[in-house]
Molecule: SAM riboswitch aptamer (S box leader)
Organism: Hydrogenispora ethanolica
RNA sequence: ACCUUAUCCAGAGAGGUGGAGGGACUGGCCCGAAGAUGCCUCGGCAACCAUCGUGAUAUCCAGACGACAUGGUGCCAAUUCCAGCGAAACUGAGCAAGUUUCGAAAGAUAAGGG
Numbered sequence: 001a002c003c004u005u006a007u008c009c010a011g012a013g014a015g016g017u018g019g020a021g022g023g024a025c026u027g028g029c030c031c032g033a034a035g036a037u038g039c040c041u042c043g044g045c046a047a048c049c050a051u052c053g054u055g056a057u058a059u060c061c062a063g064a065c066g067a068c069a070u071g072g073u074g075c076c077a078a079u080u081c082c083a084g085c086g087a088a089a090c091u092g093a094g095c096a097a098g099u100u101u102c103g104a105a106a107g108a109u110a111a112g113g114g
Stems, first nucleotide, its partner, number of pairs: 002113007013042005021031003025084004043076003048072003051067004080106001085103007
């Protein structure tokens, strides 16, 4: 590289640096010289893993539930910004077009495998 599982409508920004594209891809729509994206510092959010507790028993323990924010990650424009593939319901004269819901795909992150 790739595989598995879980989550993705909540939450959280200042300063410095730098100077052109950026928001994964495609379409849309946005952000950006009033300086974005990135990088650095500090701050913050969250709670996946570690840790602690309940369970819990002589002892050990899976799942589950809870606590904490010390450690390992992650994140801090817009729901993963929206859609992309499929199904159902509805609007519609309609196999046009559209709306809503659900599921999938893709992506991101974590943990494990490899």